[in-house]
Context: one part of a larger RNA
RNA sequence: GAACGAACGCUGGCGGCAGGCCUAACACAUGCAAGUCGAACGAGAAGCUAUCUUCGGAUAGUGGAAAGUGGCGGACGGGUGAGUAACGCGUGGAAACCUGCCCUCUGGUGCGGAAUAACUUUUGGAAACGGAAGCUAAUACCGCAUAAGCCCUUCGGGGGAAAGAUUUAUCGCCAGAGGAUGGGUCCGCGUCGGAUUAGGUAGUUGGUGAGGUAAGAGCUCACCAAGCCCGCGAUCCGUAGCUGGUCUGAGAGGAUGAUCAGCCACACUGGGACUGAGACACGGCCCAGACUCCUACGGGAGGCAGCAGUGGGGAAUAUUGGACAAUGGGGGAAACCCUGAUCCAGCCAUGCCGCGUGAGUGAAGAAGGCUUUAGGGUUGUAAAGCACUUUCAAUUGGGAGGAAAGGGUAGGCGGUUAAUAACUGCAAGCUGUGACGUUACCUUUAGAAGAAGCACCGGCUAACUCCGUGCCAGCAGCCGCGGUAAUACGGAGGGUGCAAGCGUUAAUC
Repeated sequence: GAACGAACGCUGGCGGCAGGCCUAACACAUGCAAGUCGAACGAGAAGCUAUCUUCGGAUAGUGGAAAGUGGCGGACGGGUGAGUAACGCGUGGAAACCUGCCCUCUGGUGCGGAAUAACUUUUGGAAACGGAAGCUAAUACCGCAUAAGCCCUUCGGGGGAAAGAUUUAUCGCCAGAGGAUGGGUCCGCGUCGGAUUAGGUAGUUGGUGAGGUAAGAGCUCACCAAGCCCGCGAUCCGUAGCUGGUCUGAGAGGAUGAUCAGCCACACUGGGACUGAGACACGGCCCAGACUCCUACGGGAGGCAGCAGUGGGGAAUAUUGGACAAUGGGGGAAACCCUGAUCCAGCCAUGCCGCGUGAGUGAAGAAGGCUUUAGGGUUGUAAAGCACUUUCAAUUGGGAGGAAAGGGUAGGCGGUUAAUAACUGCAAGCUGUGACGUUACCUUUAGAAGAAGCACCGGCUAACUCCGUGCCAGCAGCCGCGGUAAUACGGAGGGUGCAAGCGUUAAUC
C1' cells in the first nucleotide's frame, strides 16, 4: 500500500448493488418448510333441491368435506462442514454394470379367482394406539393361457407378463431393442505438517473352487502357497472437507476455500436393514444410548446442521414479514393444489459505487476568538448583507416494464369419421392473472430551506503557536518525548489529510 463474512471508539443525509453466527455439529418453546391425483377404487359429511311429515325428522336427487385402499413424489430442492490425508477431491483414462419419469422402434394387453382397509357391531387402554366378528371395490393381490423377442441350459428342454379409464379419439399397462439423462465401479498422476513416529500387515498378498452383487474384485467363505507395503517415507501422531476460484504480488510465489458454482460427507450419538428405478433415507422404520416432555406409573412422545425465532456461548452477525406474480420443482389429462426452493420486502454505513449537505457577489477586511515586538497579524470572502438555483429528502398528481400463460367462444384452418354431428388440435380477435407497490420514471408546491464529521500536526509523514504540567500526569508503530521556556503530555487557536465516514485492533499478502 492492498484486502476483509470483520469487531471496537467517535460521528452519521439519500440511493443502487451485494453481504450478514467465522464462536457451542450447544440445547430448543411456537408456526410454517412435501404433497398431489375422483380421468385407478369403494364409501361418503355439511349444504342445496324435491316429496312426505307425528314438525323431531325420513326418503330420493344433487353435492362433494374429512378420512381410507391404490399410484407417483417424500433419494429432488434446502442446511451444515462434525468426520475424512481418502480414488474424498482435481485431472486424464478404463470395463465387468444399473437407470423411474423422457424419446424412437417391435410385439402384446385373453380368461378367471381369493382377500382386505374404509364402513358396521363390539371391546381393551389415561393416552399413544390397538383386539375380535361381519361387509365391500380397484390400475392393490393371486392363478391359468399366450411368448416373436427375453432368461437359464448338460442344447434334449425348461422358466416367466399385463390394467384398465373412456362412446371411436386419447391416456395408460406388459415384454423386448436402442437412445438420452443420471448413477455405481476400477486405474495413472497431483493433493498439509511431524522421523523427538522405522518398521507395518493374517483375509494380510496371491492362486484354485464356491458364494455374493446391478456389476470386476478377499467383497465373503473353504483349501493351498507365503507373500504384500516401506527411507521416492510405509505405519503412527497432529491438522484439514476438496475444487472452480478469492486476496495479494510486476511475476514467480505466498495466504485462503465466506457469498456463487461442481463434487463429497453428515442429519441428537452409535448400529441395522425395509421399501423402492434410486436411500441404508434431515422433516421414514427398528434397536441401543444420552437428553427433554406427557402419564391415571401400566406406558407413551420428540430430534431446527430447513425458514423465521428463543436461550446459551461470543468482540460479533438480521424479521416468529409478503407472495406463489415471475423462474424452477412435485402431483394431475387439465383447471388447479403444494412449494420458508425462489422472487420480494424489513433490519445493519458490513462492503463497493453514485449523489447531496448549495452556488454567485460581498472589505467597514465587522464583532468575537487566538496571538502580538501593542503597531499589528490571523481566523477571513469566512460571516452578515444583496441577488440566484432546487439535485436529494418532503409534498401533489400521473405512471411503464417484469405477463408468457390460463379461460370461454356462433365463426376460420386442421385431426378423427360415412359425416357438415360429437370429440379434439392450432392461430387471430375477445377476456384475463403482479407479492414487490404509495415500484422505476415523469410531474406539482415551498423554501437555503432538513443534512459533517473523524484522525493527525517531533522525524519517518502533509501540517505550529500559546497556555497548563514539571521524569509527575501522561504519549508511543520505530527512533524516542516529559526532571520550569515541551511544535512529542493535556487544553485552546490555527493548520494538514480523508470524508458519510474517519481512526484503532485482529488476521492475510

Predicted 3D model of a 509-nucleotide part of an RNA (small-subunit ribosomal RNA, 5' domain) from an uncultured prokaryote. The RNAcentral record of the full RNA draws on ENA.